[in-house]
Molecule: transfer RNA
Organism: bacterium
RNA sequence: GCGGGCGUAGUUCAGUGGUAGAAUGUCUCCUUCCCAAGGAAAAGAUCGCGAGUUCGAGUCUCGUCGCCCGCU
Numbered sequence: 001g002c003g004g005g006c007g008u009a010g011u012u013c014a015g016u017g018g019u020a021g022a023a024u025g026u027c028u029c030c031u032u033c034c035c036a037a038g039g040a041a042a043a044g045a046u047c048g049c050g051a052g053u054u055c056g057a058g059u060c061u062c063g064u065c066g067c068c069c070g071c072u
Stems, first nucleotide, its partner, number of pairs: 001071007010024004018055001026042001028040003048064005
C1' cells in the first nucleotide's frame, strides 16, 4: 500500500428501516446476627465520529478513526 471483519450500558453480547434489549456488574430495599445465596425496584447508551438516502437509520450508502486478520 491492497483486501476482509469488528466498533451498541462499566463488562460480554443480541437487535428483519418503525419508541435500543438481555446477561453480568453498580446502587437501594426485603430476607440474615454477619457474609454468601435468593427476591423486589432503580440508574446507567446522544449505537466510534461525520455526512448522505428515506416520512423514519443501530440497520442501507459514502467518508473518516480505532482494533483484529490476511496479502504485498